[in-house]
RNA sequence: GCCAAUGUAGCUCAGUUGGUAGAGCAAUUCACUCGUAAUGAAUAGGUCACCGGUUCGAAUCCGGUCAUUGGCUCCA
Numbered sequence: 001g002c003c004a005a006u007g008u009a010g011c012u013c014a015g016u017u018g019g020u021a022g023a024g025c026a027a028u029u030c031a032c033u034c035g036u037a038a039u040g041a042a043u044a045g046g047u048c049a050c051c052g053g054u055u056c057g058a059a060u061c062c063g064g065u066c067a068u069u070g071g072c073u074c075c076a
Base pairs, nucleotide, nucleotide: 001072002071003070004069005068006067007066010025011024012023013022019056027043028042029041030040031039049065050064051063052062053061
């Protein structure tokens, strides 16, 4: 340099025709307990990597950019 994959909550990951963004764990609060853990209930947490385009409407489609990973090639 070229190609491909990935990028969504603090972490690990879903998201099916483009139509209200989700789960588990973690966090916070409450209940329970002599107390802790466990358990139960509730709450909070999002620029869907970034920019632009298409569309009535984009995490989803199109173009570009960035980052990570892998492969290939070149040079030393």
About this RNA
Predicted 3D model of a 76-nucleotide RNA (transfer RNA) from a Lentisphaeria bacterium. Rfam family: tRNA. Rfam links the family to the GO term triplet codon-amino acid adaptor activity. NCBI's taxonomy places the organism under Bacteria, Pseudomonadati, Lentisphaerota, Lentisphaeria. The prediction has a mean pLDDT of 80.